[in-house]
RNA sequence: AAAUCUGAGAGUUUGAUCCUGGCUCAGAAUGAACGCUGGCGGCGUGCCUAACACAUGCAAGUCGAGCGAGAAAGUCCCUUCGGGGGCAAGUAGAGCGGCGGACGGGUGAGUAAUACGUGGGUAAUCUACCCUUGAGAUUGGGAUAACCCUGCGAAAGCGGGGCUAAUACCGGAUAAGACCACGUGGCUCAAGCCACGGGGUAAAAGAUGGUUUGUAUUCGUACAUACUAUCACUUAAGGAGGAGCCCAUGGCCUAUCAGCUUGUUGGUGAGGUAAGAGCUCACCAAGGCGAUGACGGGUAGCUGGUCUGAGAGGACGGCCAGCCACACUGGGACUGAGAUACGGCCCAGACUCCUACGGGAGGCAGCAGUGGGGAAUAUUGGGCAAUGGGCGAAAGCCUGACCCAGCGACGCCGCGUGGGUGAUGAAGGCCUUCGGGUUGUAAAACCCUGUCAUGUGGGAAGAAUAGUCCCGUGGUUAAUACCCACGGGAUCUGACGGUACCACAGGAGGAAGCACCGGCUAACUCCGUGCCAGCAGCCGCGGUAAUACGGAGGGUGCAAGCGUUGUUCGGAAUUAUUGGGCGUAAAGGACGCGUAGGCGGUGGUGAUAGUCAGUUGUGAAAUACUUCAGCUCAACUGAAGAACUGCAUCUGAAACUUCACUACUCGAGUACAGGAGAGGGAAACGGAAUUCCCGGUGUAGAGGUGAAAUUCGUAGAUAUCGGGAGGAACACCAGUGGCGAAGGCGGUUUCCUGGCCUGAUACUGACGCUGAGGCGUGAAAGUGUGGGGAGCAAACAGGAUUAGAUACCCUGGUAGUCCACACUGUAAACGGUGAACACUAGGUGUGGGAGGUGUAAUACCUUCUGUGCCGAAGCUAACGCGUUAAGUGUUCCGCCUGGGAAGUACGGCCGCAAGGUUGAAACUCAAAGGAAUUGACGGGGGCCCGCACAAGCGGUGGAGCAUGUGGUUUAAUUCGACGCAACGCGAAGAACCUUACCCAGGCUGGACAUGCAGGUAGUAGAAGGGUGAAAGCCCAACGAGGUAGCAAUACCAUCCUGCUCAGGUGCUGCAUGGCUGUCGUCAGCUCGUGCCGUGAGGUGUUGGGUUAAGUCCCGCAACGAGCGCAACCCCUGUCUUCAGUUACUAACGGGUCAAGCCGAGAACUCUGGAGAGACUGCCCAGGAGAACGGGGAGGAAGGUGGGGAUGACGUCAAGUCAGCAUGGCCUUUAUGCCUGGGGCUACACACGUGCUACAAUGGCCGGUACAAAGGGCUGCAAACCUGUAAGGGGGAGCGAAUCUCAAAAAACCGGCCUCAGUUCAGAUCGAGGUCUGCAACUCGACCUCGUGAAGGCGGAAUCGCUAGUAAUCCCGGAUCAGCACGCCGGGGUGAAUACGUUCCCGGGCCUUGUACACACCGCCCGUCACACCACGAAAGUUUGUUGUACCUGAAGUCGUUGGCGCCAACCGCAAGGAGGCAGACGCCCACGGUAUGACCGAUGAUUGGGGUGAAGUCGUAACAAGGUAGCCGUAGGGGAACCUGCGGCUGGAUCACCUCCUUU
Repeated sequence: AAAUCUGAGAGUUUGAUCCUGGCUCAGAAUGAACGCUGGCGGCGUGCCUAACACAUGCAAGUCGAGCGAGAAAGUCCCUUCGGGGGCAAGUAGAGCGGCGGACGGGUGAGUAAUACGUGGGUAAUCUACCCUUGAGAUUGGGAUAACCCUGCGAAAGCGGGGCUAAUACCGGAUAAGACCACGUGGCUCAAGCCACGGGGUAAAAGAUGGUUUGUAUUCGUACAUACUAUCACUUAAGGAGGAGCCCAUGGCCUAUCAGCUUGUUGGUGAGGUAAGAGCUCACCAAGGCGAUGACGGGUAGCUGGUCUGAGAGGACGGCCAGCCACACUGGGACUGAGAUACGGCCCAGACUCCUACGGGAGGCAGCAGUGGGGAAUAUUGGGCAAUGGGCGAAAGCCUGACCCAGCGACGCCGCGUGGGUGAUGAAGGCCUUCGGGUUGUAAAACCCUGUCAUGUGGGAAGAAUAGUCCCGUGGUUAAUACCCACGGGAUCUGACGGUACCACAGGAGGAAGCACCGGCUAACUCCGUGCCAGCAGCCGCGGUAAUACGGAGGGUGCAAGCGUUGUUCGGAAUUAUUGGGCGUAAAGGACGCGUAGGCGGUGGUGAUAGUCAGUUGUGAAAUACUUCAGCUCAACUGAAGAACUGCAUCUGAAACUUCACUACUCGAGUACAGGAGAGGGAAACGGAAUUCCCGGUGUAGAGGUGAAAUUCGUAGAUAUCGGGAGGAACACCAGUGGCGAAGGCGGUUUCCUGGCCUGAUACUGACGCUGAGGCGUGAAAGUGUGGGGAGCAAACAGGAUUAGAUACCCUGGUAGUCCACACUGUAAACGGUGAACACUAGGUGUGGGAGGUGUAAUACCUUCUGUGCCGAAGCUAACGCGUUAAGUGUUCCGCCUGGGAAGUACGGCCGCAAGGUUGAAACUCAAAGGAAUUGACGGGGGCCCGCACAAGCGGUGGAGCAUGUGGUUUAAUUCGACGCAACGCGAAGAACCUUACCCAGGCUGGACAUGCAGGUAGUAGAAGGGUGAAAGCCCAACGAGGUAGCAAUACCAUCCUGCUCAGGUGCUGCAUGGCUGUCGUCAGCUCGUGCCGUGAGGUGUUGGGUUAAGUCCCGCAACGAGCGCAACCCCUGUCUUCAGUUACUAACGGGUCAAGCCGAGAACUCUGGAGAGACUGCCCAGGAGAACGGGGAGGAAGGUGGGGAUGACGUCAAGUCAGCAUGGCCUUUAUGCCUGGGGCUACACACGUGCUACAAUGGCCGGUACAAAGGGCUGCAAACCUGUAAGGGGGAGCGAAUCUCAAAAAACCGGCCUCAGUUCAGAUCGAGGUCUGCAACUCGACCUCGUGAAGGCGGAAUCGCUAGUAAUCCCGGAUCAGCACGCCGGGGUGAAUACGUUCCCGGGCCUUGUACACACCGCCCGUCACACCACGAAAGUUUGUUGUACCUGAAGUCGUUGGCGCCAACCGCAAGGAGGCAGACGCCCACGGUAUGACCGAUGAUUGGGGUGAAGUCGUAACAAGGUAGCCGUAGGGGAACCUGCGGCUGGAUCACCUCCUUU
């Protein structure tokens, strides 16, 4: 110098966000266990469960220097051979006696206080051994064990007789300052203490050594005396250490334990104890404890400390240390200084053992060890060498305390398993985009090192202040003896252990695993599997491409360990003192009064309890911390320090709190004067209305509803007038007006009565605030008794509605609603906001008062007190609150701690009942929730569009046929498409082919592609032939090529063989690309920057107008931009210009029957290039001086001129693996390929889309006109001939503005038909033909003749269309050999209607509600049925604990007695006495018993609700106005959710009105 050094978060509720809130993870720790693995050492540590039971051994003895007695084996000598003697040996063993067995060691059962911790007291006490000091230690006596004899007993053991000793026992003497009582003095706060005086009482033991003397002697010695030393002894005082008792204080849970207590609380007296005390007893009094938690229940040894934590705390109390308790269970005393005694005693009980059955013995929670229990915890080891303990004078003995060793990775610490170099980046493995990458300098190889282990050798410290011997000095003493102390020298002692350590030897040799790799959380690929197997701490993975399962390669982390599990703290501010909350998330009591308690205005004085400062004591050691030191380091250990935040003590301070006293007036209150009011109670009165009754008028309906019916009415209703009865409620005024604590209060008057506001003075003088318990008040419903009963109306009945309708609607209707008295005590009892006080911008309404100014009218200003709205700061998760706070502070109370189970069960209290109040757990989930955001949705609202409706026209749905689909059938009827957005769709054309399907026959490197290798001249190919249904198979005349090179030859092609592979319309459109449909040609969808918001997000994009349009204008915290819209493109409508054949023909000429036929022309039409034109440009009025809309002019065209192409961000896992492409999987003599035939064309039926019709606006016959757009060489084909016709013959012309298909049809003109199944309609069928094609049987189209079905305009329902449109009529084309009612195009003729946006459908924008987000095809409730789980009730049965009353009464203490039993010490000559013992009796009392309660459990037929489960059943309650707004309380009813009545709430949408606010 140091000893204070420090705080991290993440995952998971949502489509996303913020918040609330739980769950989970990362850390540290452990007396641990389990799995896999395991080289060495050091230091620690090791029955947490059965305080379960224990075999065996050991764990407490020692002293001969207290005492008496005293062997044996063995050996030696003697011997009469029977034996005797010496040594062994005064030894062993035992006994008497002393000290110690109360320490040490174990365990934690009990104990919530007789315990523990901390601090005190003891003037209320004791203390063996030890230390210091004073005094003393005298004189006598009688026994007894051992021993001997003897009895009983199986044993354990017990008894009788006889002998003997002591430091054993007893009497006397002596004794102070000890003890007892008394007296005197002093001291203390005090019970008392101290000192003095005289009186009384109480003691002892010797042993050993030395010197000396005496006696005896077996000459060794023994005994005795004196002195002395040491030890022991007695007494007294003090000390040290130890113990007892008392006080204060601290530390668990439970109130679903609220009252407990009779020795209980106190007193007096007595007893008792070492000692105070109800500790015990008698008597007296009636106390004592308790919400600051008594009593009861549960749990638990307490502490130093340990773990964790930043700390405050929380959890724990194993090892070590202090205290306590216990020792098989319960009770009891004895001995002793100390015990109510772990290895002592007695009794009872359970258990075990022995037994001769009569009786006995035992207690490992000491160390080892055994069984048992358990997930789980060690050796029946060595030694007293060290430390410590007992005894002893000492040597020494004893010591499972202890020191060591053994076992266990149980923990902490240390070390090693090698180091360097080494790239062809070896091999192998794995992956691969096939190039490579990775394992990986890793290995091999080369060069080194030698820790640990192994072997060999050496080898400590722990041990000397002890003992013994010798020497010296000093003390003691008569003494140079002895003894003691100190110093020196010598000698002796090691379990561990030949251990630590050291040296040498050899050789990289013997030594690495475990977990993890989806996120949290460091670490990624392949294969297998296919919601299976499995994983999982949370979220969650797995249904064919799994970084999540299993394996592998690779990687990451830790390492002789690594993971898992359990437990604790942390993170968790998730119990919040530090450090949380309660409007809506969980949470303010329904409201008041008020007790205890808590808190409390201003000045002064004092006190000093709190507070602050310092002193002293204590806070054991160890631990933790700091420094230093010892083991090679570390762990571990030692020393010194600091610390121990505490308690107590003393001294001081006096600001604050407190206390006492005193004063004050602003808090609070009283008096006075005014004031407002549905404040409360009682009584009386009033009018309007409903209903009923009576009477009059009057007649057929009334009533009710969405519509009806039940119902009332011709016996006279409803309506109307008059009269009467009765009950209930009080229109207008009436108002976010008033009053009240809340519930609540509304006609008028009277009486009684509470509170509030204002003003000005006087008075009291902190009298205040809050308020656990307590007491009171408390809507509606409900209950009891008695009244009352008009209307309304649960229940109930009927009628409707409906699938049903236990409802909503209707007609009736009882409790009830009303009154009185008495209960109940709850509501969304809400401002979802406890009460009080203070402070902190304003503005604006309104109720009540006061003051001021003022026209002395409406007014204005100031102020107090209520009640609303808007808002600053601030707060809030946000919404919002904002002087009426949810702001800033203070005080007090209540309440919350994830959701469900549940406000339930059990228990208590209250209630007549209904029920209220207090109020859990098991189990289960990972959420439940609040606010706000974006969407979506609504049987919410507003605005607006669309052939959406409406207005129209024509259809479909009925018929026949065509075509597609479903279904059915089939060997196959291939496959796909399924609301709109599948169904004349893929398919722009299935007789074969197509073709994918079926049957049959064949082929197998393949019908087809690439590469490599080998071969290839009678080869490739191939006429033809055989067989066959064909394919195929077999035979086979004939019969080759290209390039280079002179050539040989090589290469190529072809073909053959082998290999690499082909092929697949097989699967997956939910692995994909591409393409497409749809919302929708709807007007939307976004971005950058800025701004707003914690954020999701908003703004822009909303608003006012306008548009077809997010089109444009204006406004605006937005300013800009992008994809969409529009425009640009194409067609069409007008014109200009250019060009002029094959098109055109006005003029000129020619020419024909006619004709642009010819010359010619370039005007027109037309063709096709280029342009023009239209832009709200112009005018008018409107509008905002705008955008724009309306009208008009001009114009071919007018407000996008008409049509087309063009399809934003996205949605539908929409469609397509069968167009194509493609990942993966599957198949490979077949799921591939070829071929013949069949099928896709079937047919009871159902649907879609069409065609043709049902006729006269028509049909038929005849005649006459007018198009556009297309196609044509494998083609279109004219004229002409032929056939009734389809067609055939024919072949000019034309690759086409030239030729041709080609006739346009409806139309128009004329004629016939005359309303009928027809001269309508044409199906079907028969016959005969034509064409295409290899082939028309299944299965083509067309023609002719004949046949002549249904059908007379179509139910519910439904489709298209707004102008050159619908309707109607023909024409062309693609596909195609042929086949068109379909599809794609073309033109001809050519309408009607639109008032309008209420409604249906779809869509856009804004807004609102939402429990939806897979987004309403959403979500979601309850009964019932089934399975499983935990819980409650239950006739009872039962374990344990415990209370009360009584019985019993072992052992034992105490007391009484001790007589007819027994006895050594004292007295006595003796008898006997004193005293004692046994015995007996009494009190207390353990175990036990009887009776009756209480409590915690276990179990229980049955029963009740709850939870969880797969896609069950019934309904649809809630979320939107959820289709009857919902919810709360209560009552009744109902399969169920629920329904209804009464009162309440907004946490209700929508519309209107009122009030207030904001702005002008």